[in-house]
């Protein structure tokens, strides 16, 4: 150059007629209108109502450091494990993976095979009796079995064997020291020495109040301030001075809340039930953790400085239709230039933002692995 694997970005201009929404205007016009994912409904918030948002269970959520960030189960950047490659005497380098707190807190599980998955002996091995067979005893070093079988190699020792005993190493656990914000990393001491398993019951630690734009506010209209059932009717204050006002307490029950404690509402109230009316309009509703470009400082997610800049608000749901051209893909046919056809992915806002997963023709980049080949 090509190919294949992964990341990011970007994903259609342009010009005529018509036709729609929204804003400005008397009008004529003029400007404006779907996405990187609007999608799934998996996270987190803004904002709202609940008196305020209180305490205990329960229930969910996360779980290696340190960092960004309004926040997060999200990013960023290391740490330790584990695999693949490639180097290589060790080492080391790259990528990619971890549901990466804890089994030295407790109950549990580990089929099948196997003698035995923790009270081990099938085969071997050594030993005593025995003609052989067979029996007794003693070993866990070497076979078998299984994913996994009493920490691994070398000596010594032994009847034969065994951390039984030395030596150097392996995993934990505890502690020095030096580096590092930190997980940890290097070196030393000590001390234990069956293992797996917490998307196994649990155990720690941090965090979550509930419900949501169909939340919530406001106006017109109507019809029955209908019926029926529940509950105090008492007590204290303070004004007034004649039985009057206003305030606390207070019952069923209701509310915050799953559930207890606390609290709040409570009589022209409250709750619960039959049963009639209305379904209408405005408003939330788009100026924001906002988007551009541009210094600074950071490994990097991002932060901070200046400067510019407003870009759908529908509501049964407007964001379109023809028509031609251009671009960029594909096939064809040509030496080549060209020439001809076809069509351009996934997709459509509904309170808004941030994040995560899923789909996607094409075209630019970036990085990796392999190939070719000096142009």
């Nucleotide at each position: 150059c090509c190919g294949u694997c992964g990341g990011a970005c970007u994903g259609u201009u342009c010009u005529a007629u018509c036709g729609c929404u929204c804003c400005a205007g008397a009008a004529a016009u003029g400007g404006u209108g779907a996405g990187g994912a609007a999608a799934g409904u998996c996270g987190g918030g803004a904002c709202a109502a609940u008196a305020c948002a209180g305490g205990g269970c329960g229930c969910c959520a996360u779980a290696c450091u340190u960092c960004c960030u309004a926040a997060c189960a999200g990013g960023a950047a290391g740490g330790u494990u584990u695999c693949a490659c490639a180097u290589u005497a060790a080492g080391u380098g790259u990528g990619a993976a971890a549901a990466c707190a804890g089994c030295a807190a407790g109950u549990g599980c580990c089929a099948c095979a196997g003698a035995a998955a923790a009270u081990a002996a099938c085969c071997g091995c050594c030993u005593c009796g025995u003609u052989u067979u067979c029996g007794g005893g003693g070993u866990a070093a070497g076979g078998g079995u299984g994913a996994a079988a009493a920490u691994g190699u070398g000596g010594g020792g032994u009847a034969a064997g065994a951390g039984c005993c030395c030596a150097c190493g392996c995993a934990c656990c505890a502690u020095u020291a030096u580096g590092g914000u930190g997980a940890c990393a290097u070196a030393g001491u000590g001390g234990u020495g069956g293992g797996g398993u917490a998307a196994a019951c649990c155990u720690u630690a941090u965090g979550g109040g509930u419900u949501g734009c169909a939340a919530g506010g406001c106006c017109a209209a109507a019809u029955a301030a209908a019926c029926c059932g529940g509950u105090a009717c008492u007590u204290u204050c303070g004004c007034a001075a004649u039985u009057g006002c206003g305030a606390a307490a207070u019952a069923a029950g209701g509310g915050c809340u799953g559930c207890c404690c606390g609290u709040c509402c409570g009589a022209u109230a409250c709750c619960g039930g039959u049963g009639g009316g209305u379904a209408g309009g405005c408003u939330g509703c788009u100026g924001g953790a906002g988007c551009c470009c541009g210094g600074u400082g950071g490994u990097g997610a991002c932060a901070c400085c200046g400067g510019g800049u407003c870009a759908a608000g529908a509501u049964a749901a407007a964001u379109g239709a023809u028509a031609g051209a251009a671009a960029g893909c594909c096939c064809a046919a040509u030496a080549a230039u060209u020439u001809g056809g076809g069509g351009u992915a996934c997709a459509g806002a509904a309170u808004c933002c941030c994040g995560c997963u899923u789909a996607c023709a094409g075209g630019u980049c970036c990085g990796a692995c392999g190939g070719c080949u000096u142009u």

Overview:
This is a predicted structure of a 375-nucleotide RNA (Bacterial RNase P class A) from a Bacteroidales bacterium. Rfam family: Bacterial RNase P class A. Its family is annotated with tRNA processing, ribonuclease P activity and dimeric ribonuclease P complex in the Gene Ontology. Rfam classes the family as a ribozyme. It was read from a public genome assembly, where an Rfam model found it. Its mean pLDDT, the model's own confidence on a scale to 100, is 76.